A computed fold for a 73-nucleotide RNA from Bradyrhizobium brasilense, annotated as transfer RNA. The prediction has a mean pLDDT of 83. It matches the Rfam family "tRNA". By type it is a transfer RNA.

[in-house]
């Protein structure tokens, strides 16, 4: 800066347009299988969704400011 993208469990991402109570993959825990380890199989924990106000019965999602990160000028 009247400009474009993004921020969502520890890590990468989806969901947002069209409001309905947050998922997938990996990692992590525990238990199963092996002689064992890897993989394979179950189950679990961990996220108030960048923050703050606002609309609404009900925000990750509408809105308004504002705060980081990446590019462009």
């Nucleotide at each position: 800066g009247u400009c474009g993208g993004g921020g969502u469990g520890g890590a990468g991402c989806a969901g947002c347009c069209c409001g309905g109570u947050a998922g997938c993959u990996c990692g992590c825990u525990u238990g199963g299988c092996u002689c064992a380890u890897a993989a394979c199989c179950a189950a679990g924990a961990g996220g108030u969704c960048g923050c703050a106000c606002g609309u609404u019965c009900g925000a990750a999602u509408c809105g308004u400011g504002c705060c980081c990160c990446c590019g462009c000028a």